[in-house]
Molecule: transfer RNA
Organism: Candidatus Vidania fulgoroideorum
RNA sequence: GGGGAAAUAGUAUAGUGGUAAUGCUUUUGGUUUGCAUCCAAAAAAUCGUCGGUUCAAUUCCGAUUUUCUCCA
Repeated sequence: GGGGAAAUAGUAUAGUGGUAAUGCUUUUGGUUUGCAUCCAAAAAAUCGUCGGUUCAAUUCCGAUUUUCUCCA
C1' cells in the first nucleotide's frame, strides 16, 4: 500500500426492513436464624461516527474512525 471481518446495556453475545433479546453483573422484595442457592420485579442501549435509500434502517448503500486478520 491492497483485500476481508468486527463495533449492540457495566460485561459477554443474539437479532437477514416494522415496539432491540438473553446470560452474568447491579438494585429491591420473597425464601433462610444468617449466608449461598432458588423465585419475582426493576434499572441499565441515540445499535462506533456522519450521510444516503425507504412510509419505516441495528439490518440496505457510501464515506470515515478504531480493532483483528490475510497478501505484498